[in-house]
Molecule: FMN riboswitch aptamer (RFN element)
Organism: Spirochaetaceae bacterium
């Protein structure tokens, strides 16, 4: 200094203000938010995770499979759908005095992954 296994810790944000109504952070105006890896710095590029569906088994577990949202224009530059300027767009399921990206719940869960002067082994 590098690699492998293990361990430990960490690992998601957001309804200001107003309107109508008997009632809404759910409707309307407006406000706000952006997981992880890659790449010239990314919610909208590529890939992954979460949620959802199917199959197998005794199965709240495990394995395999499927599905899975949204961006353009101009500028700078060797290089940017990532920066700067402008204008747009997207967001699981269940619940709810009424329809939810933002409230409540499954979830004190799962998780892509990140870190370590941790342990063991090796180059």
């Nucleotide at each position: 200094u590098c690699c492998a296994a293990u361990c430990u810790u960490c690992g998601g944000g957001g309804g200001a203000g107003g309107g109508a109504c008997a009632c809404a952070g759910u409707c309307c105006c407006g406000a706000c938010c952006g997981g992880c890896g890659g790449u010239a710095u990314a919610g909208u590029c590529c890939g992954c995770g979460a949620u959802c569906c199917c199959u197998g088994u005794g199965g709240u577990a495990c394995a395999g499979g499927g599905g899975g949202g949204a961006a353009c224009c101009g500028g700078u530059g060797c290089g940017a759908u990532u920066c700067c300027g402008g204008u747009a767009c997207c967001g699981a399921c269940a619940g709810u005095g009424c329809a939810a990206g933002u409230c409540u719940g499954g979830a004190u869960g799962g998780g892509a992954g990140a870190a370590g002067u941790a342990u063991u082994g090796g180059g």